[in-house]
RNA sequence: AGCCUAAUCUCGCGCCUCCCGGCGUGAGAGCGGGGGAACCACUGAGGCGGCGUACACUGCCUCCGGGGCGCAGGUCCACUUGCGUGGACCAGGGUACUUUCAAGCCCUAGCCCGUCAGCUAACCUCGUAGGCAGGUCUGGGAGA
Repeated sequence: AGCCUAAUCUCGCGCCUCCCGGCGUGAGAGCGGGGGAACCACUGAGGCGGCGUACACUGCCUCCGGGGCGCAGGUCCACUUGCGUGGACCAGGGUACUUUCAAGCCCUAGCCCGUCAGCUAACCUCGUAGGCAGGUCUGGGAGA
């Protein structure tokens, strides 16, 4: 030597009066996400029948769509017409050089695709926003 986060850096051009620096616009690097073979994995629940006790298979009917970014999930209880609200427990995430153990504090949102996507080499494609602090400058081990 600020923090969360992938969300940073470099170069060219233009503008801001010159420098420092800043803004915009392109490109590249770095970082991050999605799609996408083989192999492997998966292929729901209930009812009636074939069919003969069961299993397996099969026909018909009814019910439930599925997925992505992100820690932001699960169970139970109470309240609410409902949307939701509050609480408890488990789980997950953040906390100042890094990591690990422990304690304290805080968070567990929001958004997107549009009936479609398991994994996935080659390959294709997208993002690089935003928000915040004046103190956990806490303790042990290891490292730097």

c-di-AMP riboswitch aptamer (ydaO/yuaA leader) from a soil metagenome, 144 nucleotides, folded computationally. The coordinates come from a structure-prediction model, not an experiment, and the mean pLDDT is 79. RNAcentral holds the sequence, with entries from MGnify. Rfam family: c-di-AMP riboswitch aptamer (ydaO/yuaA leader). Rfam's curators write: This family represents a conserved RNA structure found upstream of the ydaO and yuaA genes in Bacillus subtilis and related genes in other bacteria. The model forms 96% of the base pairs in the Rfam consensus.